[in-house]
Context: one part of a larger RNA
């Protein structure tokens, strides 16, 4: 000098764009953050004379594996980059083909109970795109090539939405490998599923992934193992560069969801707002037993030098469901708060010498503040008051918002501070103090004339900021 997710002190007019718990992955009151489909199904209730319509708990389907948060763990094929073969892929696109006949249940409902509650037991009976069987099988799977196995679902009404099988595509994901990826040797040996093989199991798939047996390997000073630290990257920052430091916001990947473990369902999870078990903590209880998980958005307590509103809207973009109308969406878009940063603008312009008054200094003559003020002429940015008023949206629909912007009016009117002045380093005098009080980044100032302390006048620098502290280059 540059930089910062900054903080602190003094000060503070406006706008645009961005940013805003770096600390306790500490604990959380309250509200909201994932629903949707009646064009899958029966039923109940309501409206209606009826046809029918509406509402909803339940069964069923799709979605809750995305989106959003955080960085605890992880030194690892985790990430980056370049390759690979033994895989899967709901929704989407293309192609071929099928969609036949039956059956048994169960929730809701009704009824009888148990329980404080959470919830739960028995009985009767009912539906489906829920479940099961049979048939069929081009293609598909298995095969010892003889053969064997396996499918579907209808709905509304007349044109659609669906269902099954197979093949292909696209997308996404799983797996493997080369290279790169912090410090410590005051960590030198580490390893028994360990290293390899065979048979088997398991998986969508390769593989000690698992298992039985066999062999005795495998890694290591080119740093194994151990310890410490750490999410990685695109980037960011500094620097002429090489390099150093860093990984907030935004984007990609990974990991996690009170702590630890586990599986279920599913195309996909070993699942933030699902389930089970254990633990700690909090809450309810009739003491028998139950409920909960903000590292979602706001918000609270706590910690801290320090970091915001319990806001508006689905109008746009996107997502889920639905034939659709539409519903949901703290994603998102907006607004609020904060000089936290960057950028822009203003706080007036021109003229004005008796160089006024006052202040300060003085050699007492004067000098300086200083065209500065006053005064005169003028302008009206921003702000204020009034009027008009968008684009963003398409036929309709605008949270933002009566916002941006435009016009009119008044009036210099409402708008300047901070640090420094011994040298480094731009800027000097007086008074007070007297090694005191104090200053200080380094050198150093202060013990009676201190340009270094405190005040004043004057000056220098930056400016809605200026200094200080911390950190990086």
């Nucleotide at each position: 000098g540059a930089a910062u997710g900054a903080a602190c002190g003094c000060u503070g007019g406006c706008g645009g764009c961005a940013g805003g718990c770096c600390u306790a992955a500490c604990a959380c009151a309250u509200g909201c953050a994932a629903g949707u489909c009646g064009a899958g199904c029966g039923a109940a209730g309501c409206a209606g004379c009826a046809a029918u319509g509406c509402u909803u708990a339940g069964c069923g389907g799709c979605g809750g594996a995305c989106g959003g948060g955080u960085g605890a763990g992880u030194a690892a094929c985790g990430c980056g980059u370049g390759g690979g073969a033994a895989c899967a892929u709901g929704c989407c696109c293309c192609u071929u083909u099928c969609u036949a006949c039956g059956g048994a249940a169960u929730a809701g409902c009704c009824u009888c109970g148990g329980g404080a509650a959470a919830c739960u037991g028995g009985g009767a009976g009912u539906a489906a795109u829920a479940c099961c069987g049979u048939a069929u099988a081009a293609g598909c799977c298995c095969u010892a090539c003889g053969g064997g196995g396996g499918a579907a679902a209808g709905a509304u009404u007349u044109a659609u939405c669906g269902g099954g099988a197979a093949g292909g595509g696209a997308u996404u994901g799983g797996c493997c490998c080369g290279c790169g990826u912090u410090g410590g040797a005051u960590u030198a040996g580490g390893u028994a599923g360990u290293u390899g093989g065979u048979g088997g199991g398991g998986u969508a798939a390769u593989g000690g992934c698992c298992u039985a047996c066999c062999a005795a390997g495998c890694c290591g000073a080119c740093g194994a193992u151990c310890c410490a630290u750490a999410g990685c990257u695109g980037g960011u920052u500094u620097g002429a560069g090489a390099g150093g430091a860093u990984g907030a916001u935004c984007a990609g990947c990974c990991a996690c969801a009170c702590u630890g473990g586990g599986a279920c369902u599913g195309a996909g999870a070993c699942a933030c707002g699902g389930c089970c078990c254990a633990g700690a903590c909090u809450c309810c209880u009739a003491c028998g037993g139950g409920a909960g998980g903000c590292a979602g958005c706001a918000g609270u307590g706590g910690g801290g030098a320090a970091u915001c509103u319990u806001a508006g809207a689905c109008a746009a973009u996107g997502g889920g469901c639905g034939c659709a109308a539409g519903c949901c969406u703290g994603a998102u878009c907006u607004a609020g708060c904060c000089a936290u940063g960057c950028c822009g603008c203003g706080u007036g312009a021109u003229c004005g010498a008796u160089g006024a008054a006052g202040g300060c200094c003085u050699u007492a003559g004067g000098g300086u503040u200083g065209u500065a003020a006053a005064g005169a002429u003028c302008u009206u940015u921003c702000g204020u008051g009034g009027g008009g008023g968008a684009a963003g949206a398409u036929a309709a629909u605008g949270a933002c918002g009566g916002u941006a912007c435009c016009c009119c009016a008044a009036g210099a009117a409402g708008a300047a501070g901070c640090c420094c002045c011994g040298g480094c380093u731009a800027a000097c005098u007086c008074c007070g103090u007297g090694c005191c009080a104090g200053c200080a980044g380094c050198c150093g100032c202060g013990g009676u004339a201190a340009u270094a302390c405190g005040g004043a006048g004057g000056g220098g620098g930056c400016u809605a900021g200026c200094g200080u502290u911390a950190u990086u280059c």

A computed fold for a 473-nucleotide part of an RNA from a metagenome, annotated as small-subunit ribosomal RNA, 5' domain. Its mean pLDDT, the model's own confidence on a scale to 100, is 87.